[in-house]
RNA sequence: GAAGUCGGCUGGACAAUCGCUUUUUGUUUGAAUUUCGGUUCAGGCAAAGGGAGGAAAGUCCGGGCUCCAUAGGGCAGAACGCCAGGUAACGCCUGGGAGGCGAGAGCCUACGGAAAGUGCAGCAGAAAGGAAACCGCCGUUUCGCAAGAAGCGGUAAGGGUGAAAAGGUGCGGUAAGAGCGCACCGCGCGGCUGGCAACAGGCGUGGCGAUGGUAAACCCCGUUCGGAGCAAGACCAAAUAGGAAUCCAUUGGCGUGGCCCGCGCUGGAUUCGGGUAGGUCGCUUGAGGCUUGCGGUGACGCAAGUCCCAGAUGAAUGAUUGUCCUCGACAGAACCCGGCUUACAGGCCGACUUCAUUU
Repeated sequence: GAAGUCGGCUGGACAAUCGCUUUUUGUUUGAAUUUCGGUUCAGGCAAAGGGAGGAAAGUCCGGGCUCCAUAGGGCAGAACGCCAGGUAACGCCUGGGAGGCGAGAGCCUACGGAAAGUGCAGCAGAAAGGAAACCGCCGUUUCGCAAGAAGCGGUAAGGGUGAAAAGGUGCGGUAAGAGCGCACCGCGCGGCUGGCAACAGGCGUGGCGAUGGUAAACCCCGUUCGGAGCAAGACCAAAUAGGAAUCCAUUGGCGUGGCCCGCGCUGGAUUCGGGUAGGUCGCUUGAGGCUUGCGGUGACGCAAGUCCCAGAUGAAUGAUUGUCCUCGACAGAACCCGGCUUACAGGCCGACUUCAUUU
C1' cells in the first nucleotide's frame, strides 16, 4: 500500500422568525357545585421544560398487563431437539463439542433415534436390501487335426452399469479366488485417562451382516404449551321497546381453540325489530436509561450514584431565510418490553488474516 474477516457508532448540522402538540406553574373568562375556604369541567394569555427509529417495518416468537375464572387431569394437536450456561421467558443470546466450507482471520448446521416398524430412490445394471452372476477366472467331461464350442462344478479378486454393488490398502495363500490368514485403518464389544457434559485420546478383544442412504418422509423418544386480546378491560352520561316469534329443557343446556372426565352455574339457542356508538381512565416510572466499581472467557449479574427521556385519538414536530459540508439512504410511535427477520445512501472507529514492497 492492497485485498479480506469480525465488532461498534452515526443516520445532515448550526442560527433566526412564524407555526403544531403535551406537562408543570401563575393569571384570567364561562358553567356547575359549595360548609362560601374552595372544588370540578371547558377555554384564553404568559413563563419554564419535553416531543418518533435502528429498524418505529414484518406481525414471526417470548412475556408483562386485562378479562373469561373457582380452573384440575387426560387425549389429540403444535413447537423445540448436541452439551453447559444466561434470561422474566423464548424457537433468543453466550461459551464449548461434532460435521462441513475457506490458504487464513473466520463462516454455516432443521445437530436425539435407521438395532421398533412402514415408506421412498427414475434410468442404467445380472442384481438396489437376506439383493447377485452380464463380461470374465479356475477345474473337469464330451465333440474337434487345431482354433474353439457345449455341459457340470467352484468363484466374486479383475472389468462393466450406477450417487451407492457383501468394509478399504498391502502381503501371503489358493486349481482360480475370497478376512481364507496376517499387518494397518474402519466397525462391534469391554474397560482406562481427561472433561460437569457433549466428546476426545489410549489399551484389550472379536474376523466382523450389525449388509448402505433417507426421519426439512410417516414414525419413535425427550422437553414445553389454557384462551382471547388495549378495538383487552373499568367507569360516567344519554337514549330506546323491561320488544316479538320459534325450538330444546335438569336424562337438558352454558362456561374464551378441539374431544373426554372432573368442577361451577341454572336456563339456553336462533330469527326479526328498536336505541346508543359521546366522554374519562387504561396511557407511560419501566424485567427503564446512563456513569463507575467488582465478579465472570462470555452472554450477563451484583453494588453505588445519577436522570425522567412522546402519549396523539381523522391522529401532533411543519414552513421560510441564511451559512456549512460527508450533498443526505431505509423510513413515522398508537398498551409496554426482550428477541428474530427484512430494508438501508454516505461517513467514522477498533481488532484480526493474507499478499506485495522497503528497512
Molecule: Bacterial RNase P class A
Organism: Cellvibrionaceae bacterium 1162T.S.0a.05